[in-house]
Predicted 3D model of a 159-nucleotide RNA (c-di-AMP riboswitch aptamer (ydaO/yuaA leader)) from Rubrobacter sp. The sequence was found by an Rfam model in a public genome assembly.

RNA sequence: ACAGUUGCAGCGCCGAACCCCCGGGUAGCAUCGGGGGGCGGGGGAACCAAAAACUCAGGCCUCGUGGCCUUGGGGUGAAUCGCCGGUUCGUCCGGCGUAGGGCGCGUCCUUUCGGCCCAAACCCGACAGCUAACCCCGCAGGUGCCAUAGAAAGGACGA
Numbered sequence: 001a002c003a004g005u006u007g008c009a010g011c012g013c014c015g016a017a018c019c020c021c022c023g024g025g026u027a028g029c030a031u032c033g034g035g036g037g038g039c040g041g042g043g044g045a046a047c048c049a050a051a052a053a054c055u056c057a058g059g060c061c062u063c064g065u066g067g068c069c070u071u072g073g074g075g076u077g078a079a080u081c082g083c084c085g086g087u088u089c090g091u092c093c094g095g096c097g098u099a100g101g102g103c104g105c106g107u108c109c110u111u112u113c114g115g116c117c118c119a120a121a122c123c124c125g126a127c128a129g130c131u132a133a134c135c136c137c138g139c140a141g142g143u144g145c146c147a148u149a150g151a152a153a154g155g156a157c158g159a
Base pairs, nucleotide, nucleotide: 010145011144012143013142014141018037019036020035021034022033023032038139039138040137041136042135043134048129058069059068060067061066072127073124074123075122076121081097082096083095084094085093086092100118101117102116103115106157107156108155109154110153111152112151113150
């Protein structure tokens, strides 16, 4: 000098996953318990939407209104839909696209151009449209940093 790893602090980013008070704790934080506010999600009338019949009808166990499961269906999420190849033929693996989503120079919102990324994962368990009252649940996790963290138009707010 370069590269990598670990810890701490600071400033950010994705996301609903934040703020305040009290207790305990510590060198100081964090974790933990309680309370208040705020943010996010699910279930759930009327109206509307939907709608037929037939076929044993989702599978297994069970005396059963109970239990297990995941192919039907549904939920959180931006994460959906195609094409090609592989394949143990699976709701699998890989590639290329794509609906859609993200990226600090006061804060928030809308738009245009450009660059770089993501386009997953999990849950419910045969079941749920919308939905006032009402009921229930979450407030996690991950990650960047000395840098060529772009350039414009408009609006609202603040200084």